A computed fold for a 74-nucleotide RNA from a Candidatus Omnitrophota bacterium, annotated as transfer RNA. Its mean pLDDT, the model's own confidence on a scale to 100, is 81. The RNAcentral record of the sequence draws on ENA. Rfam family: tRNA. Rfam classes the family as a transfer RNA.
RNA sequence: GGGCGUUUAUUUCAGCGGUAUAGAAUAUCUCGUUUACACCGAGAAGAUCGCAAGUUCAAAUCUUGCAACGCCUA
Numbered sequence: 001g002g003g004c005g006u007u008u009a010u011u012u013c014a015g016c017g018g019u020a021u022a023g024a025a026u027a028u029c030u031c032g033u034u035u036a037c038a039c040c041g042a043g044a045a046g047a048u049c050g051c052a053a054g055u056u057c058a059a060a061u062c063u064u065g066c067a068a069c070g071c072c073u074a
């Protein structure tokens, strides 16, 4: 240089173009439980879906460019 893949919450990952809000687990915080801690139960908060543009009535999802990371290849 060429090709392919990934990027969504603290972390690990789901998520057919369609609804009211983007979810789960984990971590964090609060409450209950306990002498206390842990476990367990209930709840809360936490995301401009890597960045930008385009298509569409509607985009995390499709298209293009860029960036970061990974694999293959010359």
Base pairs, nucleotide, nucleotide: 001073002072003071004070005069006068007067011025012024013023018057028044029043030042031041032040050066051065052064053063054062